[in-house]
């Protein structure tokens, strides 16, 4: 970067779909270990249970506990003792002090922050950039100045009472940094007159005057003092208001508003304002989209992209909404308040039924919904925040961990030796190839897992304490390759092929589209290829898609040009000056948070991450400048436009009028059988007089010729003729206006036909409708009729192939001709012709456009301007909802669904009941025929056990088959064989093998046994046994093939090479004019040359000539016969063989450029002399696996092999190809001529001789120009028949032979005697043949014992008719046309049905 896909190809348009990145993802398979991240997109659904916001005792009064002190009261152990007790004072028990503690409540600060969510919200919400002279501002700084002196209460607490609870009343008692007057006032504030400075407007700021409001709380400490308070004013951080500009989709949502839009004057607010009231005015919004409606939190930024742009808006940040749902307020510095309160409301929960209680969209967690999304850890140790003087205390903010391969980075899963290229797997052409240095083996290493020792940074301003994470990261040792690889692809696009199953099944697919027996596209295997702890599938965005085109698209035919004009807004706009500085352009300034992207560095081993800097942020503002362009102001000009003047052409519009010809009807006259009308009738008229004719007359519509790719109009559209009224245009000359221009959404008018609706009108012609025709059938096309309309007035409708399929305007850009209207020049006698200028039209062309076709000064060329439209086909100009319409209906105008296309030009073919030339026994003109009969053969079809098998329109069918009784044979019963009948190879055995004969049993093959034989020469050979590779298959597939072969077609044709053309399929040559049997020659020619074809060489035939002379000749000479070239002998002839002339349009004569053609001589032939082989590129998947070769599939004691004995021969019937007839150009009798070309030794087989014949006996001759098959036959010559189912004709049947064969029943062929069927020339239809042809007629041969041969394949004989022509039929060549065919009209295709 760009690929596949529409076609036979091509080329364009054009939609599909594909290769890239990218996610908060999911599924399917699979999974080692680290780092950094990220983790309910769905039910803003419901929520158990913790926990998420408190803290201050240095504000207060009070409770608890209660150290310390001092009382009382009680009295142990111990000392004394007089025994009565006395000293002592533990213990315990009280009272009083009450430090330190703890705190339910007054109070103070926080609880508006932090943390969640994206419902709602299209908004000043965000964003971005400005105001506030209209605003507030707890705590915190800074500066000023100050706290005098008094008062009354109210919780806690107590008493009482109510309640199930929750929680509430009443009475007493009390403190304060709570509350409340007084005083004082630096100062703030308000209101009066006043000054001075200032501002974009309302105004603001300052300063003196008097006057009037208005403070304060205290606590700790020993104490220095240190925290609080009140007033003021400044700053700092935050917030509130307001503006400009930007922010999604719908017009099928065009109007919208009523506190709506402004005033005034009052509330109210911190503060500006209809914020709210009261009055006033009637405004304001809007096509530059109001107003509905949808859909949506917005941005920093992410993805993507070259960029412009499109897509998103999770995490992380800013801002804004929101806390069950809805509302209001209250406290307050700040809220109309997530874990605050009232009120409704839906849910859940307690309840003693009265009444209370709660809100996870804070963190975990559950339920649920959903293809999905986690732990009811851990810690305040660090960042942060909230309160305290402080310790501290609270913090699900945060730090941490867990779980998820979700993501994005990093590591491994070994490493290096190893070739006998092992096994094993797959494939094979069986030789191999490959898996593959891959393994094994062998030496090594040690990330990373286990173990086992050490072990952090985060912790700070000196010291000391303080660590969730964590004994984690790290670091050292130790043993061992040890526990660590899958996924998806392998037909094209796309990188990477075979086997095997599979048989339109199962499947596969992202687009083409595989798959129906050889599938690199399904399934598996092997092998390969991409990626890798991931692959890969889904979904989505953007790319690619220039496929919404700003950058960067189009519209004559591919989708698209509004049916035409006028004209609103708007867009755009001539030439000069002068100004201005809105647009532009440039300098500077402010902002464009941070964080992302980029670029330099830096910290983690690296990298993801992440610090630090820098650049970047294309915007927006403010301010200074230019001043060319655009725009604004102003001034000029004339060329745009446009007036007015002169002349001019015309179916250009409306109105009244006038006319002639034709039709039709009406009356009257002639006048008779018909008319009319058609392809060809018929319905229809018509003796009650048509039709023709002639006269009159009514009445409607159109206006011949003139008449022209001629005129006019905007477009529709306009055509007799006069006369009115009326619109543009074209020219001329240049008097006037000066920019007045051009485009043209909306809107508004015109707008063929039809059509509607009133009222006329009504001749023609005419839907519909009727009737005849056609045709299968005709709801048509032809014909007779015919009613709406068609005409007129007003009124609607507004459509169309309303078409140059070409939107208006303006300028630029070679020519050539024709035409219409105007001017000049020239020239005329007038008038054309002729040059020029302007306007119109129509053709042909240069550049240039264009996918091509084609456009080309009338552009589809090159440019401006300005509207209209188009974005694959189908659904569809349909549904629906608006406007419109008397109505038919117009107009705007989708979707779900489906499709891989659909289209435009042009190519080359086929084709076409298109066209033009032109061949062919194609017609047509003849001649024998077929089609009917009977026989014969093939062939359907039915029967069969089997009637084996193939051929199937020409071009299958007397076809393979040039010889089915057995056999053949491939088909069917039966009965037998199993390494086979046959080919190669092993092992064993045999000296006596192969043959040959006999027995026994059988249909036979076989089986079972005996005999004989005597080669060979001791490994073979060969026989036999036997094992297994293997033979064997006429089984499958002619659509896996090779060879062959038919068929178009002996048609003239079919290519190439370079050149030319054309973007390209492809054209040219090869067309085009002539000619030819031919693309066969000539000419021309952008073609010039070839090849394969034709044609020539090649065989036969026909003429001569040479040669040669035996088997063949016999003229002559000579011999001889009953006769014969018999015989001597010729070599002339004839005839064979072999070589060679000869025919070339060579010569005349006519034509013609040539080439040829036509006629003529000459010649045995004359225009390729007739015949044959010879068959171009190719076509029909044409025929053939049964000739044979031959992939590949199938049998393998049988789908193979033998044998017998049936069957291919069956027969109601239906097709095809013969043969023989139907007879007198015959039929039968007799007699009698005259070919050629085969053939023969398992063979031809002569005379003779026997049989009526078939034949038979017999054997001369002859391997063959000798003998022999072998008589040819029509013919002639004569006789008989005398038109009839016969003296035609010979099926059928009876009989009885011949012959060949092992066998003639099924199933041969001939003889002979009898018998004597159809059938008296064939119906639609159809074949062959153009001369030595047809027709007739006879002979040979292959195959073969024999023959169903009437065929086949050759041979001579006799020997004809008829061709005007190319109109048609058929098939064919070439040129042309058309085309939606391309499997190529046996195509394509449309309705209906199922």
């Nucleotide at each position: 970067a760009g690929a596949g896909u529409u076609u036979g190809a091509u080329c364009c348009u054009g939609g599909c779909u594909c290769a890239g990145g990218a996610c908060g993802a999911a599924c399917g398979c699979u999974g080692g270990c680290g780092g950094c991240g990220c983790g309910c997109u769905u039910a803003g659904c419901a929520c158990a249970u913790g926990c998420a916001a408190g803290u201050c005792g240095a504000a207060c009064g009070g409770a608890g506990c209660g150290a310390u002190a001092c009382g009382g009261a009680u009295g142990a152990a111990g000392c004394c003792u007089u025994c009565g007790g006395g000293c002592a004072g533990a213990u315990u028990c009280u009272g009083u002090u009450g430090a330190a503690c703890u705190u339910a409540g007054u109070g103070g600060c926080g609880a508006a922050c932090g943390g969640g969510u994206g419902a709602g919200u299209a908004a000043c919400g965000c964003g971005u950039g400005a105001g506030c002279a209209a605003c507030c501002g707890g705590u915190c700084c800074c500066a000023a100045a100050g706290a005098g002196g008094g008062g009354g209460a109210c919780a806690a607490c107590u008493u009482u009472g109510a309640g199930a609870a929750a929680u509430c009343a009443a009475g007493g008692c009390u403190a304060a940094u709570a509350c409340c007057g007084c005083g004082u006032a630096a100062g703030a504030c308000c209101a009066c007159a006043c000054u001075g400075c200032c501002g974009c407007a309302u105004g603001g700021c300052a300063g003196a005057g008097g006057g009037g409001u208005c403070a304060a709380a205290g606590g700790a400490g020993a104490g220095a003092u240190c925290c609080g308070c009140u007033u003021u004013g400044g700053g700092g951080a935050g917030g509130g208001c307001u503006c400009g500009c930007g922010u999604c989709u719908g017009a099928u949502u065009a109007g919208g508003c009523a506190g709506u839009u402004g005033g005034u004057g009052a509330g109210g607010u911190a503060a500006c304002g209809g914020c709210u009231c009261a009055c006033c005015a009637a405004a304001c919004c809007g096509a530059c989209g109001a107003u509905c409606a949808g859909u949506a939190g917005c941005c920093g930024u992410g993805c993507u992209g070259a960029g412009a742009g499109g897509c998103a808006g999770g995490c992380c940040g800013g801002c804004c909404a929101c806390a069950c749902u809805g509302g209001a307020a209250c406290u307050g510095a700040g809220a109309c308040a997530c874990g605050g309160u009232c009120c409704a409301g839906a849910c859940u929960c307690c309840u003693a039924c009265g009444g209370g209680a709660g809100g996870c969209a804070g963190c975990a967690g559950u339920g649920g919904g959903g293809a999905a999304u986690c732990u009811u850890g851990g810690g305040c140790a660090a960042u942060g925040g909230g309160c305290g003087a402080a310790a501290g205390c609270c913090u699900g903010a945060c730090c941490c961990a867990g779980c998820g391969a979700c993501g994005c980075c990093g590591c491994g899963u070994g490493g290096a030796g190893g070739a006998a290229g092992a096994a094993g797997g797959u494939c094979u052409u069986c030789g191999g190839a490959u898996u593959g240095u891959a393994a094994a083996c062998u030496c090594u290493u040690g990330u990373g897992a286990c173990a086992g020792g050490g072990g952090a940074c985060g912790a700070a301003g000196a010291a000391a304490a303080u660590g969730a994470c964590g004994g984690u990261a790290c670091c050292c040792u130790g043993a061992g390759a040890g526990g660590a690889a899958g996924c998806c692809c392998c037909g094209g696009c796309u990188a990477a092929c075979u086997a095997c199953g599979u048989g339109c099944c199962a499947g596969c697919a992202g687009c083409c589209g595989c798959g129906g027996u050889a599938a690199u596209a399904c399934g598996u295997a092997g092998g390969g290829g991409g990626c890798g702890a991931g692959c890969g599938u889904u979904g989505u965005c953007c790319g690619g898609a220039a496929u919404u085109a700003c950058u960067g698209g189009g519209c004559g035919u591919a989708a698209a040009g509004g049916g035409c004009g006028c004209g609103u807004a708007g867009g755009c706009g001539g030439u000069c000056c002068a100004u201005u500085a809105a647009g532009u352009c440039u300098g500077u300034u402010g902002u464009g948070a941070a964080a992302u992207c980029c670029c330099g560095a830096g910290g983690c081993c690296u990298a993801a991450c992440u610090u630090c800097g820098g650049a970047a942020g294309u915007g927006c503002a403010a301010u200074g400048g230019a001043a060319a362009c655009u725009g604004g102001c102003g001034g000029a000009c004339u060329u745009g436009a446009g007036u007015a003047c002169g002349g001019c052409a015309g179916a250009g519009g409306c109105a009244a009028g006038u006319g002639g010809a034709a039709u039709u009807c009406c009356c009257a006259g002639u006048g008779u059988a018909g008319c009319g009308g058609u392809g060809a009738a018929a319905u229809g008229c018509a003796c009650a007089g048509a039709g023709a004719u002639u006269g009159g007359g009514a009445g409607g519509a159109a206006c011949a010729c003139c008449a022209g790719u001629g005129g006019c109009g905007a477009a529709g559209g306009c055509g007799a003729c006069u006369u009115g009224c009326u619109g543009g245009g074209c020219c001329g000359a240049a008097a006037c206006u000066g920019a007045c221009g051009c485009u043209g959404a909306g809107g508004c008018g015109c707008g063929a036909a039809a059509g509607c609706g009133u009222g006329g009108g009504g001749a023609g012609c005419a839907a519909a409708c009727a009737g005849g025709a056609u045709u299968a059938g005709a709801u048509a096309c032809c014909c007779u009729g015919g009613u709406a309309g068609u005409c007129c007035c007003g009124a609607c409708c507004u459509u169309a192939a309303a078409c140059g399929g070409u939107g208006c305007a303006c300028a630029c850009u070679c020519g050539g001709g024709g035409u219409g209207g105007g001017g000049c020049c020239a020239u005329u006698u007038c008038a054309c012709c002729g040059g020029u200028c302007c306007c119109g039209u129509c053709c042909c062309u240069u550049a240039g456009c264009u996918a091509a076709c084609g456009c080309g000064u009338u552009a589809a060329g090159u440019g401006u301007g300005c509207c209209g439209c188009c974005u694959g086909g189908g659904g569809a100009g349909u549904a629906c909802g608006g406007c419109c319409g008397c109505a038919a209906g117009g107009c705007u105008a989708a979707a779900a669904c489906u499709c891989a296309a659909a289209g435009a030009a042009a190519u080359u073919g086929a084709c076409g009941g298109g066209g033009g030339c032109c061949c062919g026994c194609a017609c047509a003109a003849g001649c024998a025929g077929a089609g009917g009969a009977g026989c014969a053969u093939g062939u359907g079809g039915c029967u069969u056990a089997a009637u084996u098998c193939g051929a199937u329109g020409c071009a299958a069918c007397g076809c393979g088959a040039a010889g089915a009784a057995c056999c053949u044979u491939a088909c069917c019963u039966g009965g037998a064989u199993u390494u086979g009948a046959c080919a190669u190879c092993g092992u064993g055995g045999g000296c006596a093998a192969a043959g040959g004969c006999c027995u026994a049993u059988g249909a036979a093959a076989g089986u079972a046994g005996g005999c004989u034989g005597g080669a060979g020469g001791u490994u073979a050979u060969c026989c036999c046994a036997u094992a297994g590779a293997c033979a064997g298959g006429u089984g499958c597939u002619g659509c896996a093939u090779g060879g062959c072969u038919g068929u178009c077609g002996u048609c003239a044709g079919u290519u190439c090479g370079u050149g030319c053309c054309g973007u390209g399929a492809g054209g040219u040559g090869u067309u085009u004019g002539g000619u030819u049997a031919a693309g066969u020659c000539c000419a021309c020619c952008a073609a010039c040359g070839a090849a394969c074809g034709c044609a020539a060489c090649c065989c036969c035939u026909u003429u001569g000539g040479u040669a040669u002379g035996u088997u063949g000749c016999c003229a002559u000479c000579a011999g001889g016969u009953a006769a014969c070239g018999c015989u001597g002998g010729g070599a002339a002839c004839u005839c064979g063989u072999a070589c060679c002339a000869u025919a070339c349009u060579g010569c005349c004569u006519g034509u013609u450029u040539a080439c040829g053609c036509a006629g003529g001589a000459g010649g045995a032939a004359g225009g390729u002399g007739g015949g044959g082989a010879u068959g171009a590129c190719g076509u029909c998947a044409a025929g053939u696996c049964a000739g044979u070769a031959u992939g590949g599939c199938c049998c393998u004691u049988a789908c193979a092999u033998c044998c017998a004995g049936g069957g291919c021969u069956g027969c109601a019937c239906a097709c095809g190809u013969g043969c023989u007839a139907c007879a007198a150009u015959g039929g039968c009798c007799g007699g009698u001529a005259c070919a050629g070309a085969g053939g023969g030794a398992c063979g031809c087989g002569a005379g003779a001789c026997c049989g009526c014949a078939a034949g038979g006996u017999g054997g001369a001759g002859c391997c063959a120009a000798u003998c022999c098959c072998a008589g040819a036959g029509a013919g002639c010559c004569g006789g008989c028949c005398c038109c009839a189912g016969u003296u035609c004709a010979g099926a059928u049947c009876g009989g009885g032979g011949u012959c060949u064969g092992c066998a003639a029943c099924c199933c041969g062929a001939c003889c002979c005697c009898g018998u004597g069927a159809a059938g008296u020339c064939g119906g639609a239809u159809u074949u062959g043949c153009u001369a030595g042809u047809a027709a007739c007629g006879g002979c040979g041969u292959a195959u073969c014992a024999g023959c169903u041969a009437c065929g086949a394949c050759g041979c001579c004989g006799u020997g004809a008719a008829u061709g005007c022509g190319u109109u048609c039929c058929c098939g064919g060549g070439c040129c042309u046309u058309g085309c939606a065919c391309a499997c190529a009209c046996c195509g394509c295709c449309c309705g209906u049905c199922a």
Background: The RNA shown here (small-subunit ribosomal RNA) has 1394 nucleotides and comes from an uncultured bacterium.